[in-house]
């Protein structure tokens, strides 16, 4: 300096701190749903298959696709090309939407320099 992401900023006698940008959840009427151990739900792009191996209740590991997502350095593009991700965690029997109202987060991790068109400098 840049990427992902809500994750940036500010105050202060400075932290297990107080605000704000931004982000998430709960929560009426009306509407919607006929749903409930075959539990259910939330964040997130991260869903859904197929095959193999190990176990032989459950499950674990590996490979290969896929819904979807991201990057290619001024910005944008429903263009071309290339390269990646396609996880994990949480609530705890409970939650549709939802005004008022209530609660919470405001991290962690990483490292690009292909083309075309338009716009800008």
């Nucleotide at each position: 300096c840049g990427c992902c992401g809500a994750u940036c900023u500010u105050c202060g006698g400075g932290c297990g701190g107080g605000g704000g940008a931004c982000g998430g959840g709960g929560g009426a009427c009306c509407c919607a749903c006929u749903u409930g151990u075959u539990g259910g739900g939330g964040c997130g792009a991260a869903u859904c298959g197929c095959g193999g191996c190990c176990a032989u209740a459950g499950g674990g590991c590996c490979g290969u696709g896929u819904a979807g997502c991201g990057c290619u350095a001024g910005c944008u593009c429903u263009u071309c090309a290339g390269c990646g991700c396609g996880a994990g965690c949480c609530c705890g029997u409970c939650a549709g939407c939802u005004a008022a109202c209530c609660c919470c987060g405001g991290a962690a991790g990483c490292g690009a320099c292909g083309a075309g068109a338009g716009c800008g400098g």